[in-house]
Molecule: Fluoride riboswitch aptamer (crcB RNA motif)
Organism: Bacillota bacterium
RNA sequence: UCUCUUCACGGCGAUGGAAUCCGCCGCGGAUCGCAUCCGAAACCACCCAUCUCGGGUUGAUGACUCCUGAAUCAUG
Repeated sequence: UCUCUUCACGGCGAUGGAAUCCGCCGCGGAUCGCAUCCGAAACCACCCAUCUCGGGUUGAUGACUCCUGAAUCAUG
């Protein structure tokens, strides 16, 4: 000096919160800049249909553990 990998940081993973782990997106513009603002990206389940309006199914997890809410059953 170059390349690769890892780490750090922001956002996201169909219904609330948190730890740990996993995966995905981290680009552009305004501003002198930090930073802030705006836009983009990742993301927004499945089935049927008369398909912009209707009907139905599973799930508070991406995974795991706990808390909270709802439902069902049993016991006190």